[in-house]
Context: one part of a larger RNA
RNA sequence: UUGGGCGUAAAGCAUCUGUAGGUGGAUUUUUAUGUCCGUCCUCAAAUCCCAGGGCUUAAUCCUGGACACACGGUGGAAACUACCAAGCUGGAGUAUGGUAGGGGCAGAGGGAAUUUUCAGUGGAGUGGUGAAAUGCAUAGAGAUCGGAAAGAACACCAAUGGCGAAAGCACUUUGUUCGACCGACACUGACACUGAGAGACAAAAUCUAGGGGAGCGAAUUGGAUUAGAUACCUCAGUUGUCCUAGCCGUAAAUGAUGGAUACUAGGUGUUGUGCGUAUCGACUCGUGCAGUGUUGUAGCUAACGCGUUAAGUAUCCUGCCUGGGGAGUAAGUUCACAAGAAUGAAACUC
Numbered sequence: 001u002u003g004g005g006c007g008u009a010a011a012g013c014a015u016c017u018g019u020a021g022g023u024g025g026a027u028u029u030u031u032a033u034g035u036c037c038g039u040c041c042u043c044a045a046a047u048c049c050c051a052g053g054g055c056u057u058a059a060u061c062c063u064g065g066a067c068a069c070a071c072g073g074u075g076g077a078a079a080c081u082a083c084c085a086a087g088c089u090g091g092a093g094u095a096u097g098g099u100a101g102g103g104g105c106a107g108a109g110g111g112a113a114u115u116u117u118c119a120g121u122g123g124a125g126u127g128g129u130g131a132a133a134u135g136c137a138u139a140g141a142g143a144u145c146g147g148a149a150a151g152a153a154c155a156c157c158a159a160u161g162g163c164g165a166a167a168g169c170a171c172u173u174u175g176u177u178c179g180a181c182c183g184a185c186a187c188u189g190a191c192a193c194u195g196a197g198a199g200a201c202a203a204a205a206u207c208u209a210g211g212g213g214a215g216c217g218a219a220u221u222g223g224a225u226u227a228g229a230u231a232c233c234u235c236a237g238u239u240g241u242c243c244u245a246g247c248c249g250u251a252a253a254u255g256a257u258g259g260a261u262a263c264u265a266g267g268u269g270u271u272g273u274g275c276g277u278a279u280c281g282a283c284u285c286g287u288g289c290a291g292u293g294u295u296g297u298a299g300c301u302a303a304c305g306c307g308u309u310a311a312g313u314a315u316c317c318u319g320c321c322u323g324g325g326g327a328g329u330a331a332g333u334u335c336a337c338a339a340g341a342a343u344g345a346a347a348c349u350c
Stems, first nucleotide, its partner, number of pairs: 004321003007304002012318001015200003021194003025088001027086002031082001034080001035077006042070001050065001052063003091191001092188003096183004103177007110154001114150005120144002125136002162169002207246005215241002220236001222234002258317006266295011299306002323350003332343004
């Protein structure tokens, strides 16, 4: 490279936007780029291939023939592709009426709990564990009651539920703002899909500067356990966890499953929204669209399983894989304050 693959065997970028590129709905017309047909020129000889003849046979040898691809010229065809022009509405979008939502950002407010502190009551333990001890406590602890302060997180509702591109998002309320879905129908008229580079966003932890520091708690120090115990258990406890402004750019960033479109049995839940039926009303029943679960037919799969939310049947675009180790290492380069990240081999060995 070809062929084959990527849920779990190697393999889908963490996610999205989007440039170049690739691909692209349906109708009519033009041209003739690709495509197809004919013809001309060229394609040295030898060789190869094919067919004939000659060596008694022979894939060898000898001999004399013939074909073809391709480049170029020229004449034609117009279904497909491309181009030109015009119109179409189903894809896509805009406008309009509603709806649901922990979607984002900023501000304000709240109560329970915890800890600390002040005051009262009270008087010997408390705390912790498998059992203990260190610890706290007559300088009055723990318990109980009243006041105050601080920081962080928001019980129940809560669900197999909702929203978001993913990361993620939950006390209440105000302001602001992105997106989605449904319904009627009006407009634009292919404006679409994917997307190398590129850009944006991106848990936790780390880092820089300034705040904050209740609880928890790497490191660390005691107490236990143990042969030992740099652990599990326990008394403490710093960085951190929180806020503001930056940095980092990684996760088992998982559905271990890239995006878009079309098609292919059902059953049963649930969320949003419309229609019909029904009712005093809320329900109920049937049905459409958009999500989200479960079970399952055909089909697929090495099996497990997937199964209209496909891992089924097809098309388009993109990323990635090619035995185990060495190794996500070395070197170089780019980025970063650093920690490190990205790209990424070989020798050798089995």

The part of an RNA shown here (small-subunit ribosomal RNA, central domain) has 350 nucleotides and comes from Datura wrightii. The organism belongs to Datura, within Eukaryota. The full RNA is in RNAcentral, with records from SILVA.